[in-house]
Molecule: Bacterial RNase P class A
Organism: uncultured Bacteroidota bacterium
RNA sequence: CUACAAACCCGAGCUAUCGUCGCGCCUUGCGUGAAGGAAAGUCCGGACAGCACAGAGCAACCUACCGGUGAAUAGCCGGCUUCCUGAGCAAUUGGGAAAGAGACAGUGCCACAGAAAAUAACUACCUCCGGUAACGGGGGAAAAGGUGAAAAUGUGAGGUAAAAGCUCACAAUAUGAACUGGUAACGGUUUAUAUGGGUAAACCUUGGGUGCUGUAAUGCCAUGUAUAGGAUGGGUAGAGAGCGGCUCGCUCAAGCACCUGAUGCAAAUCGGGUCACCAUCCAGGGUAGGCAGCAAGAUCAUACCAGUAAUGGUAUGGCGAGAUAAAUGAUAGUUUAGAAACAGAAUCCGGCUUAUGAGGCUUGUAGUUUU
Numbered sequence: 001c002u003a004c005a006a007a008c009c010c011g012a013g014c015u016a017u018c019g020u021c022g023c024g025c026c027u028u029g030c031g032u033g034a035a036g037g038a039a040a041g042u043c044c045g046g047a048c049a050g051c052a053c054a055g056a057g058c059a060a061c062c063u064a065c066c067g068g069u070g071a072a073u074a075g076c077c078g079g080c081u082u083c084c085u086g087a088g089c090a091a092u093u094g095g096g097a098a099a100g101a102g103a104c105a106g107u108g109c110c111a112c113a114g115a116a117a118a119u120a121a122c123u124a125c126c127u128c129c130g131g132u133a134a135c136g137g138g139g140g141a142a143a144a145g146g147u148g149a150a151a152a153u154g155u156g157a158g159g160u161a162a163a164a165g166c167u168c169a170c171a172a173u174a175u176g177a178a179c180u181g182g183u184a185a186c187g188g189u190u191u192a193u194a195u196g197g198g199u200a201a202a203c204c205u206u207g208g209g210u211g212c213u214g215u216a217a218u219g220c221c222a223u224g225u226a227u228a229g230g231a232u233g234g235g236u237a238g239a240g241a242g243c244g245g246c247u248c249g250c251u252c253a254a255g256c257a258c259c260u261g262a263u264g265c266a267a268a269u270c271g272g273g274u275c276a277c278c279a280u281c282c283a284g285g286g287u288a289g290g291c292a293g294c295a296a297g298a299u300c301a302u303a304c305c306a307g308u309a310a311u312g313g314u315a316u317g318g319c320g321a322g323a324u325a326a327a328u329g330a331u332a333g334u335u336u337a338g339a340a341a342c343a344g345a346a347u348c349c350g351g352c353u354u355a356u357g358a359g360g361c362u363u364g365u366a367g368u369u370u371u
Base pairs, nucleotide, nucleotide: 001367002366003365004364005363006362008360009359012335013334014333015332016331017330018329020034021033022032023031024030025029036342040353041352043351044350045349046348047347048214049213050212051211055248056247057246058245060210061209062208063207064206065079066078067077068076069075080100081098082097083096084095085094086093087092101205102204106203107202108199109198110197122145123144125140126139127138128137129136130135153171154170155169156168157167158166172195173194174193175192176191177190178189179188180187181186218292219291220290221289227283229282230281231280232279233278234277240252241251242250255275257274258273259272260271261270262269263268299318300317301316302315303314304313305312306311
C1' cells in the first nucleotide's frame, strides 16, 4: 500500500421560488420551527394516569459468578471461572460464548451400537473336572481387545494362578484444613481424605424478587335526553361492591317510616306485611362537539475535573414536530469523500433486537516490497 473480516462513527447543509401545519406579533401580513438512527419490532425496564387506607397465606411468573454504574426488575462497564478459536517452537497473546446456585434431598432420562450405560462379561486370560482330540461344564478376574459421545481416574513399576489403588512413585479431579495475594468472585503453596460419569433450556430443591390496565389511560366544559321501565336479591342490617388468580381478613354500603300479631305492669323484644331506598342484571333513550393530558425533560451541546471503563460532577449556553383521519412538500442551483440505502412521529423516556448506500476510524489476518 492492497484485499478480506469484526466492531464503531455518520445518515446531510446552504440559497431562491411556490405550498402545508404549529407558535408568536405591531395580524388582509410578517417572523420563526417542522419526520429517524433506527421513528421499525411491541421484546425488556420505567415515568405518568386510574382502580383501596392497608395486610396475611397459597398458587403463578421471573431471576441466579464477583464488583461497579444506573430511576430501573432493563441494560452497560470491568474482572473471575469454564469452554471455543486465530497467531506463535514455546512462553505468551488477539477474538468469542455461557440459561455461570444445587447432581451428597428426591424422582427421571442417556437413542443406536454394545455382553453391559451400572447387581456388567461378547472375544481373549487363569484354574479344576470330563475327553485321543475338537470341545463341553464349574469356579476366578475385569489388567488386554471390540462397540460407543461416554465402559469403574491416568502413566510406570512391583505383585498375582490370571488380576485389581493390592503396594509404591509421579500426576488428575473432588472435598477439608493451614498459610498467603485480591474489596470480592477466585488464585498460589503445603498437607489430609476419597476415586464411575453426564443431564436441572428434565421434574425438582435452595436463595432473591414480582399488582393490573394503558394516552381510545384519565380529567374538565358545553349540548341533549326518558328511566314512563322490567326481573332478582336486600330492605332497620349486611344483599352487594372494592389492586391481578384463590382463601382469609379489612373497608364502604340503603328511614329504626307505617300496619298488624305474640310476649310483657311498662320499657322493650320477636314474627309477618307495605312503602321510601340500596345493589346486580336486562331493555330503552340522549350525546358523538370542544379543551386539557401534549412535550422544559431521570433533557441536549461544549469545555474542564474524577474514574481502567461504563458513568458521574462543575461551569457556560440551547429549547430542536405536536398532527387528529392525520401537516413536516415540490423545483432549481450549490457545498462535501458521499447524498444513496433501510425507511415515516401519534403520551414520553432508557435499553435490546432487526434492516441499511457511499465514506471514515480502530483492531486482526493474508499478500506485496521502497512503490